[in-house]
RNA sequence: GCUUCCGAGGAGCGUUGCAAGGCCCGUCGUCCGACGGCCCCAGGCUCGGAACCCCUUCUUCUGCAACGGCGCUCACCCGCA
Numbered sequence: 001g002c003u004u005c006c007g008a009g010g011a012g013c014g015u016u017g018c019a020a021g022g023c024c025c026g027u028c029g030u031c032c033g034a035c036g037g038c039c040c041c042a043g044g045c046u047c048g049g050a051a052c053c054c055c056u057u058c059u060u061c062u063g064c065a066a067c068g069g070c071g072c073u074c075a076c077c078c079g080c081a
Base pairs, nucleotide, nucleotide: 001053003051004050005049006048007047008046009045010074011073012072013071014070015069018044021039022038024037025036026035027034028033043067
């Protein structure tokens, strides 16, 4: 670092539907896929941990967050009245 899983970043409800996904439908076709429809879909981001694999390095120490479409509600903190 890739992939998967887990945890944290306070929650709930509703809503739109980009990407991803679908054991769904259809078309094309070079049989890998592409396109269209439908379904689903707003922690997909960041930080940390674990497993596997790959790469790199061979001093140590320290400190922590910043964000997350739209609407509503609750919680928490601060201030004002």

Predicted 3D model of an 81-nucleotide RNA (SAH (S-adenosyl-L-homocysteine) riboswitch aptamer) from Ideonella dechloratans. The RNAcentral record of the sequence draws on Rfam. The source organism's lineage runs through Bacteria, Pseudomonadota, Burkholderiales, Sphaerotilaceae and Ideonella. The model forms 80% of the base pairs in the Rfam consensus. It matches the Rfam family "SAH (S-adenosyl-L-homocysteine) riboswitch aptamer". Rfam links the family to the GO terms S-adenosylhomocysteine metabolic process and regulation of gene expression. For this family Rfam cites "Riboswitches that sense S-adenosylhomocysteine and activate genes involved in coenzyme recycling" (Wang et al., Mol Cell, 2008).